[in-house]
RNA sequence: UUUCCUAUGGUGCAAGGGUAACACGUCAGAUUCUGGCUCUGAAGAUCGUGGUUCGAAUCCAUGUAGGAAAACCA
Repeated sequence: UUUCCUAUGGUGCAAGGGUAACACGUCAGAUUCUGGCUCUGAAGAUCGUGGUUCGAAUCCAUGUAGGAAAACCA
């Protein structure tokens, strides 16, 4: 320098272009003598910018961060 891959709650991981699910964790409640287990409920996320579209986590452009391969210099 070139090409490719990845980026989603605190963590992990889903989501045919149709409005973000699940598990663990956190918080509250129930159960219990107390705690754990169990049950119920709640909060919490799409890397940034722009574009396409009625509609974007998803498609396009660009940037950022991480990773892989190749090339170049010595």

The RNA shown here (transfer RNA) has 74 nucleotides and comes from Pedobacter yulinensis.
Rfam family: tRNA. It is annotated as a transfer RNA. Its family is annotated with triplet codon-amino acid adaptor activity in the Gene Ontology.
Its mean pLDDT, the model's own confidence on a scale to 100, is 84.